A computed fold for a 94-nucleotide RNA from Candidatus Sabulitectum sp., annotated as c-di-GMP-I riboswitch aptamer. The source organism's lineage runs through Bacteria, Pseudomonadati, Candidatus Fermentibacterota and Candidatus Sabulitectum. It matches the Rfam family "c-di-GMP-I riboswitch aptamer". Rfam's curators write: GEMM was predicted in a large-scale screen for bacterial structured RNA regulatory elements. It was read from a public genome assembly, where an Rfam model found it.

[in-house]
RNA sequence: AGCACCGUCUGGCAAACCGGAAGAAAUUCCGGGACGCAAAGUUACGGGUCCUAACCUGUUGCGGGGAAACAGGAAGGAUGGCCGGGCUACCGUU
Numbered sequence: 001a002g003c004a005c006c007g008u009c010u011g012g013c014a015a016a017c018c019g020g021a022a023g024a025a026a027u028u029c030c031g032g033g034a035c036g037c038a039a040a041g042u043u044a045c046g047g048g049u050c051c052u053a054a055c056c057u058g059u060u061g062c063g064g065g066g067a068a069a070c071a072g073g074a075a076g077g078a079u080g081g082c083c084g085g086g087c088u089a090c091c092g093u094u
Base pairs, nucleotide, nucleotide: 004094006092007091012037013036017032018031019030020029021028022027035081041087042086043085045084046083047082048079049078050077051076052075055073056072057071058070059069060068
């Protein structure tokens, strides 16, 4: 120096919850706050899960139309602290 494992020291991140903001929503960001984390850094490649404003189809309903509600589809979005993979990485012990 490299690789793998480990987590005493030094540090790092930050769940729930609260406040503010964005979004149709899932959810995200900022501040406070710590449940936890040896990659709880980063990346939607694979899987799982979550969302549905607009679009299409059907049903209910109506004299006709429209709206509304429900269901399905397609499409898009979210989740990295759901799991796996890729990339990167401080300290020090083995």